Transfer RNA from Parcubacteria group bacterium GW2011_GWB1_42_6, 72 nucleotides, folded computationally. Taxonomically the source falls in Bacteria candidate phyla (Bacteria). It matches the Rfam family "tRNA". It is annotated as a transfer RNA. Model confidence (mean pLDDT): 83 of 100.

RNA sequence: GCCGGAGUAGCUCAAUGGCGGAGCAGUUGCUUUGUAAGCAUCAGGUUGUGGGUUCAAAUCCCACCUCCGGCU
Numbered sequence: 001g002c003c004g005g006a007g008u009a010g011c012u013c014a015a016u017g018g019c020g021g022a023g024c025a026g027u028u029g030c031u032u033u034g035u036a037a038g039c040a041u042c043a044g045g046u047u048g049u050g051g052g053u054u055c056a057a058a059u060c061c062c063a064c065c066u067c068c069g070g071c072u
Base pairs, nucleotide, nucleotide: 001071002070003069004068005067006066007065010024011023012022013021018055026042028040029039030038048064049063050062051061052060
């Protein structure tokens, strides 16, 4: 330099154009003599950045950034 993949909650990952979710972690409460475990509850997201298409974009298109892999 060329090609491909990935980027979504603190972490690991869903969501294949129609209201952004789960598990773990965290808050509060219940339970217990106490802790752990268990149960319930709450909170946590400008979906990497900037544009475009569309009535509607995490999702489709373009450019850029970061990371991973391959080729030279």